The RNA shown here (SAM riboswitch aptamer (S box leader)) has 110 nucleotides and comes from Arthrobacter sp. MYb227.
The source organism's lineage runs through Bacteria, Bacillati, Actinomycetota, Actinomycetes and Arthrobacter.
The coordinates come from a structure-prediction model, not an experiment, and the mean pLDDT is 75.
It was read from a public genome assembly, where an Rfam model found it.

RNA sequence: ACCCCAUCCCGAGUGGCCGAGAGACCUGGCUCUUUGACGCCGCAGCAACCGAUCCCGCCGAAGAUUUCCUUCCGAAACGGAAACGGUGCUACCGCCAGGACCGAUGGAAA
Numbered sequence: 001a002c003c004c005c006a007u008c009c010c011g012a013g014u015g016g017c018c019g020a021g022a023g024a025c026c027u028g029g030c031u032c033u034u035u036g037a038c039g040c041c042g043c044a045g046c047a048a049c050c051g052a053u054c055c056c057g058c059c060g061a062a063g064a065u066u067u068c069c070u071u072c073c074g075a076a077a078c079g080g081a082a083a084c085g086g087u088g089c090u091a092c093c094g095c096c097a098g099g100a101c102c103g104a105u106g107g108a109a110a
Base pairs, nucleotide, nucleotide: 013043014042015041016040017039021032022031023030025099026098027097028096029095044090045089046088049086050085051084055080056079057078063072064071
């Protein structure tokens, strides 16, 4: 640095269109939904994963300078602030449980 599992969990919505289901796949629950859910479009927002810019802190590589002491310049990494671009998200414990699927280990099964 990457992948998987476990644990505790936070944040953020409106307008229009559509018209019956929706909550990643299956099952069982539990919720939402013609007082129009889900989905699509517009605008807005949350968050800070990736990139970029600027500021601050920390640190001090390389370089310049000096008879010596020194002086100048200060990268990367790390931390913080901010939120431009790209994603993601904006009901219910990141709906709940079991399973399926994928991956790792294992000779295989588990």